Two RNAs folded together computationally: RNase P RNA and transfer RNA, 428 nucleotides in total. Rfam match: Bacterial RNase P class A. Rfam classes the family as a ribozyme. The coordinates come from a structure-prediction model, not an experiment, and the mean pLDDT is 78.

[in-house]
RNA sequence: GGAGUGGGCCAGGCGGUCGCCGGCAAGACUUUCUUGCCGGAGGAAAGUCCGAACUCCAGAGGGCAGGGUGCUGGGUAACGCCCAGUGGGGGCGACCCCAAGGAAAGUGCCACAGAAACAUACCGCCACGCACAGGUGUGGUAAGGGUGAAAUGGUGAGGUAAGAGCUCACCGGCAGGCCGGGAGACCGGUCUGUCGGGCAAACCCCACCCGGAGCAAGACCAAAUAGGAGGGUUGCGUGGCCCGCGCAUGGACCCUCGGGUAGGUCGCUUGAGGAGACCGGUAACGGUCCUCCCCAGAUGGAUGAUCGCCGCCCCGAAAGGGGACACAGAAUUCGGCUUACGGCCCACUCCUUUC
RNA sequence: GGGCGGGUAGCUCAGUUGGGAGAGUGCCGGCCUUACAAGCCGGAGGUCACAGGUUCGAUCCCUGUUCCGCCCA
Numbered sequence: 001g002g003a004g005u006g007g008g009c010c011a012g013g014c015g016g017u018c019g020c021c022g023g024c025a026a027g028a029c030u031u032u033c034u035u036g037c038c039g040g041a042g043g044a045a046a047g048u049c050c051g052a053a054c055u056c057c058a059g060a061g062g063g064c065a066g067g068g069u070g071c072u073g074g075g076u077a078a079c080g081c082c083c084a085g086u087g088g089g090g091g092c093g094a095c096c097c098c099a100a101g102g103a104a105a106g107u108g109c110c111a112c113a114g115a116a117a118c119a120u121a122c123c124g125c126c127a128c129g130c131a132c133a134g135g136u137g138u139g140g141u142a143a144g145g146g147u148g149a150a151a152u153g154g155u156g157a158g159g160u161a162a163g164a165g166c167u168c169a170c171c172g173g174c175a176g177g178c179c180g181g182g183a184g185a186c187c188g189g190u191c192u193g194u195c196g197g198g199c200a201a202a203c204c205c206c207a208c209c210c211g212g213a214g215c216a217a218g219a220c221c222a223a224a225u226a227g228g229a230g231g232g233u234u235g236c237g238u239g240g241c242c243c244g245c246g247c248a249u250g251g252a253c254c255c256u257c258g259g260g261u262a263g264g265u266c267g268c269u270u271g272a273g274g275a276g277a278c279c280g281g282u283a284a285c286g287g288u289c290c291u292c293c294c295c296a297g298a299u300g301g302a303u304g305a306u307c308g309c310c311g312c313c314c315c316g317a318a319a320g321g322g323g324a325c326a327c328a329g330a331a332u333u334c335g336g337c338u339u340a341c342g343g344c345c346c347a348c349u350c351c352u353u354u355c
Numbered sequence: 356g357g358g359c360g361g362g363u364a365g366c367u368c369a370g371u372u373g374g375g376a377g378a379g380u381g382c383c384g385g386c387c388u389u390a391c392a393a394g395c396c397g398g399a400g401g402u403c404a405c406a407g408g409u410u411c412g413a414u415c416c417c418u419g420u421u422c423c424g425c426c427c428a
Base pairs, nucleotide, nucleotide: 001351002350003349004348005347006346007345008344009343010342012310013309014308015307016306017305018304020040021039022038023037024036025035026034027033028032042327046338047337049336050335051334052333053332054214055213056212057211061243062242063241064240066210067209068208069207070206071085072084073083074082075081086100087098088097089096090095101205102204106203107202108199109198110197122145123144124141125140126139127138128137129136130135153171154170155169156168157167158166172195173194174193175192176191177190178189179188180187181186218266219265220264221263228257229256230255231254232253233252234251235247236246237245273293274292275291276290277288278287279286280285311325312323313322314321315320356427357426358425359424360423361422362421365380366379367378368377374411382398383397384396385395386394404420405419406418407417408416
């Protein structure tokens, strides 16, 4: 100098003027206005992909169906998230990735090609029979050829008619036993048996988890009205079904048509909250009668405009001029994941050059 | 704000235990007709919205992105 890996931080800054939303206080002619003070977008506010809080349905109970997750241990309110490890894979390396239970419970699929895709002989090889010129029949053979994404464990030796884990040596896979280590996944050693695929992001089996709906949930006030018409079902809550439970009982519910009101208040932001110190833990994270802080709550939806100086970018030789500065705008609230995106810093790896 | 569904030829849509990309209509050429329409025959036309993964193999299964549509007091 170049190429890369991991982590952290920031999100133009300061000041003046004029506005907008909310809170508090004071005042006034009090559903409002004025004045003063304070606060006013993000790391993703996004996608709505997971998990919860909260509200209603019964403080959500049993079964079936359905869905989700899937190595081990830990963290957490919970999770499909996070941390630490195990195994596998990728990279020269720093380091990164993995939906990673079961195919010896069963079913299914494996197109085309190929003889054969799960039980098989097309060519070839060997033996025997027939024929005697180039063959044919039976049997054996997975060592060789050919097909395919995938074809009977690999190499060597023995053996054989030819061959073959048929036998042996080494290596590899699988299953089981024993010993040692570890909390566990698992690792190491040894012995015995065995050497017939793949797909579970196919059905399925096993283990664990899950009731449904969502702040347009839901509650209240005000306003309005037609206990109207037609059709349907026999209870409804119960939003897959059955049971159970609760509430109604002489009405109840659903659909269509027609009609009315479509204003306000609460939920609504103080919370698994933030910052600091110390302690425990490898870490995620947890703890403290510890200290400090209050940090947006709109409802046609506020968070803006402008001026000056500085930073950045573009044009220009300069003077100067311009841009409004990556991605992007809260909507019940949290914890995550994913996606979009500019810049700065730190540590580390590899290559090259120079000293 | 919240909850769902879809994207396949110019247009409207099919496509299931994952292996051929299709139908109708439109377009082009030919036949028929004096000519046109209808009819008959033949042909062209595709990033299966995009990207990644599982698999030997993906329109199909899984994940993410993008666009369009529907519902709610």